[in-house]
RNA sequence: GGUCCGGUCGCCGGCGACGGCAUCGGUCCGAACCGGGUCAGGCUGGGAACAGAGCAGCCCUAAGGUCACGGCGCCGUGUGCUGGAUGCCCGGACCCAC
Numbered sequence: 001g002g003u004c005c006g007g008u009c010g011c012c013g014g015c016g017a018c019g020g021c022a023u024c025g026g027u028c029c030g031a032a033c034c035g036g037g038u039c040a041g042g043c044u045g046g047g048a049a050c051a052g053a054g055c056a057g058c059c060c061u062a063a064g065g066u067c068a069c070g071g072c073g074c075c076g077u078g079u080g081c082u083g084g085a086u087g088c089c090c091g092g093a094c095c096c097a098c
Base pairs, nucleotide, nucleotide: 001095002094003093004092005091006090007089009087011084012083013082014081015080016079017077018076019075020074021073023071024070025069026067028065029064035060036059037058038057043052044051045050
């Protein structure tokens, strides 16, 4: 110096883990009045029976928020494994030269 084998790191690809972002679904919260339902009290109409509108309360939900729970996507890495091409380096064997 050449060939082959093995290895760390780096590069490219694949699959996962972790963290983050967004989105859809789900959970929960969520309207003094300008959402809905039911409307005590009171008010109005009525001789009365009743009726009417309807505040609070309660219930449902909207906008919006919440949870990390699920699906999909993306980003990241001093995360794990795998495949590939080969780059520096390390180790081994053989060959060649000095």
Annotation
A computed fold for a 98-nucleotide RNA from a Planctomycetota bacterium, annotated as Bacterial small signal recognition particle RNA. Rfam family: Bacterial small signal recognition particle RNA. Rfam's curators write: The signal recognition particle (SRP) is a universally conserved ribonucleoprotein involved in the co-translational targeting of proteins to membranes. The model forms 96% of the base pairs in the Rfam consensus.